[in-house]
RNA sequence: UCUUAUCAAGAGAAGGCGGAGGGAUUAGGCCCGAUGAAGCCCGGCAACCUGCUUGCGCAUGCGCAGCAAGGUGCUACUUCCUACAGACAUAGUUCUGAAAGAUAAGG
Numbered sequence: 001u002c003u004u005a006u007c008a009a010g011a012g013a014a015g016g017c018g019g020a021g022g023g024a025u026u027a028g029g030c031c032c033g034a035u036g037a038a039g040c041c042c043g044g045c046a047a048c049c050u051g052c053u054u055g056c057g058c059a060u061g062c063g064c065a066g067c068a069a070g071g072u073g074c075u076a077c078u079u080c081c082u083a084c085a086g087a088c089a090u091a092g093u094u095c096u097g098a099a100a101g102a103u104a105a106g107g
Stems, first nucleotide, its partner, number of pairs: 001107007012042001015041003021032003026083004043075003048071002050068003054065005079100001084097004088092001
């Protein structure tokens, strides 16, 4: 960089270190933060990959269901919201899609 899938659920209201920023980027808005931000460790969540067993199905290795948690990931706010396009019957604190982004698996 490309492809596919997912992105409204869940996870610390009192853990430790750390000290001023943070919510991807630009702009606008709205927020979090000395009652402690980012980051690191611990804890936790989930089940994409992975492993296992049982049941069912068949083409005997896969599919569905189940369990575990080894590799990742995540752990304020919908990916915090909007930006681009469309819908409505003239309406918005609306809805849908795209783009961009994040994560996983593969190339």
RNAcentral holds the sequence, with entries from MGnify.
A computed fold for a 107-nucleotide RNA from Aneurinibacillus aneurinilyticus, annotated as SAM riboswitch aptamer (S box leader).
It matches the Rfam family "SAM riboswitch aptamer (S box leader)". About the family: The SAM riboswitch is found upstream of a number of genes which code for proteins involved in methionine or cysteine biosynthesis in Gram-positive bacteria.